[in-house]
This is a predicted structure of a 475-nucleotide part of an RNA (small-subunit ribosomal RNA, 3' major domain) from Dendrobium thyrsiflorum. Its Rfam family is "Bacterial small subunit ribosomal RNA".

Context: one part of a larger RNA
RNA sequence: UGAUGGGGACCCAAAUAAGUUGUGGAGCAUGUGGUUUAAUUCAAUGCAAAGAAAAGAACCUUACCAGAGCUUGACAUAUCAUGAAUCCUUUUGAAAGAGAGGGUUGCCUUCGGGAAUGCGGACACAAGUAGUGUAAGGCUGUCCUCAUCUUGUGUCAUAAGAUGCUGGGUUAAGUCCCACAAUGAGUGUAACCCUUGUGUUUAGUUUCCACCAUUGAGUUUGGAACCCUAAAUAUACUAUAAGUAAUAAGCCAAAGAAAGGUGAGGAUGACGCCAAGUCCUCGUGCCCCUUAUGCCCUGGGUGACACACAUGUUAUAAUGGCUGAGAUAAAGGGUCAUGAUCCUUUAAGGGUGAGCUAACUCCAAAACCCAUACUCUGUUCAAAUUGUAGGCUACAACUCACCUGUAUGAAGCCAUAAUCGCUAGUAAUCAUCGAUCAACCAUACAAAGGUGAAUUCAUUCUUGAGCGUUGUAUA
Numbered sequence: 001u002g003a004u005g006g007g008g009a010c011c012c013a014a015a016u017a018a019g020u021u022g023u024g025g026a027g028c029a030u031g032u033g034g035u036u037u038a039a040u041u042c043a044a045u046g047c048a049a050a051g052a053a054a055a056g057a058a059c060c061u062u063a064c065c066a067g068a069g070c071u072u073g074a075c076a077u078a079u080c081a082u083g084a085a086u087c088c089u090u091u092u093g094a095a096a097g098a099g100a101g102g103g104u105u106g107c108c109u110u111c112g113g114g115a116a117u118g119c120g121g122a123c124a125c126a127a128g129u130a131g132u133g134u135a136a137g138g139c140u141g142u143c144c145u146c147a148u149c150u151u152g153u154g155u156c157a158u159a160a161g162a163u164g165c166u167g168g169g170u171u172a173a174g175u176c177c178c179a180c181a182a183u184g185a186g187u188g189u190a191a192c193c194c195u196u197g198u199g200u201u202u203a204g205u206u207u208c209c210a211c212c213a214u215u216g217a218g219u220u221u222g223g224a225a226c227c228c229u230a231a232a233u234a235u236a237c238u239a240u241a242a243g244u245a246a247u248a249a250g251c252c253a254a255a256g257a258a259a260g261g262u263g264a265g266g267a268u269g270a271c272g273c274c275a276a277g278u279c280c281u282c283g284u285g286c287c288c289c290u291u292a293u294g295c296c297c298u299g300g301g302u303g304a305c306a307c308a309c310a311u312g313u314u315a316u317a318a319u320g321g322c323u324g325a326g327a328u329a330a331a332g333g334g335u336c337a338u339g340a341u342c343c344u345u346u347a348a349g350g351g352u353g354a355g356c357u358a359a360c361u362c363c364a365a366a367a368c369c370c371a372u373a374c375u376c377u378g379u380u381c382a383a384a385u386u387g388u389a390g391g392c393u394a395c396a397a398c399u400c401a402c403c404u405g406u407a408u409g410a411a412g413c414c415a416u417a418a419u420c421g422c423u424a425g426u427a428a429u430c431a432u433c434g435a436u437c438a439a440c441c442a443u444a445c446a447a448a449g450g451u452g453a454a455u456u457c458a459u460u461c462u463u464g465a466g467c468g469u470u471g472u473a474u475a
Stems, first nucleotide, its partner, number of pairs: 001475001003472003007469001010466001012464002015459002019422002022419002026314008034305002064300004069295002073125001077124001079121002082118002087102006107114002128288001131286002137282001138278003141274001143272001149186005154163003166179004193266004198234007207224003213220001237260001240254001243251002303441001316415001320374001323371002326368001332363003338355001342351003381412001386407006428451003432447001434445001
């Protein structure tokens, strides 16, 4: 100087407390361990692995296994020889592939040939999701959006080092003020950026409709006030007044204001720590393989199942479920697409195919409100499981998809110890869109909206940070 203490002081945080919904019990979904297997590809393992990579495992993907094949190779650059390439028919095969037959000749040209492409040969090589993340790059997690981490000059000390960065206040903050052998500077903090909340200006179609007419309908004439859209701009800075503080920084509460003390949310992650993660994104050193650890194909596997864990979802009902009727969003996507309308089916679905290359058209709401019966029961709760009948996508739905009808109707009556999230348009609850995508195992992920709470005495304790001080036989 660090590290560390079941030392002490100060301070902070959805850390505790106060409140609220869950998890842990049940069924199912997904992931992981374990076991099994020809293979159950690989990696990740406290927080910081486990609905993560994977924003889509039937084939493909695919890296694994079995079998059938290839060996200059699926791909690249060179060399030689030859045929334009392409195309059609057929045999064999699970396919990859192997064999046979037929037809045709284009483009450029200095007429030598060339471009592009197929097949064959030889030799350099190609290939590797093989190994090493403890050889490295790049990228990422984490402490942590915590307030730190450094440095020039000076001074002090024999030196390691110290000072500055400590002290008194203050702040979300090494934020700012004051003091001071220190005085400056940099990184981070803050701000700059994006979204959202308010106004103004400009613009007025595909948007809007107050006034004038008009219609079944903002439909049309008209209008651009309002709403909205999208560009510019303004606004908030402790600015103003009271109190308080050291006439400081600031704190407190007031007025005005759409908004008040970082307005709200996001992006943004310092020096470093964990030999943290990744050689299966990519690039790369070394090492290994080269008739195989490479390449092609068919089928299987990644979906197994005594069990254990994690993350979710659906419930256990009357603040409810069923049936009928009525009202109201935002953001997003759409041309090999979206699919209105009408017909048809109990339904999934099928047929038809208007409009829309989109402020025009389509996908397209639910909780809520009203009404009917249900009356506390494993039930008109709950929906697993299973039988059966259909539908859709796809070359193909057995292993192994999704959807529908009908029958079946498990467990479950609010969950022990323990434990997670959340402080406001938040939690909770309700439905919607999107990416991936032929289809879909999505109850996931990501986004946008509707309805909309409770509680915070406080810092004694628990957990984790920060800062001075102190102990130490530790480095």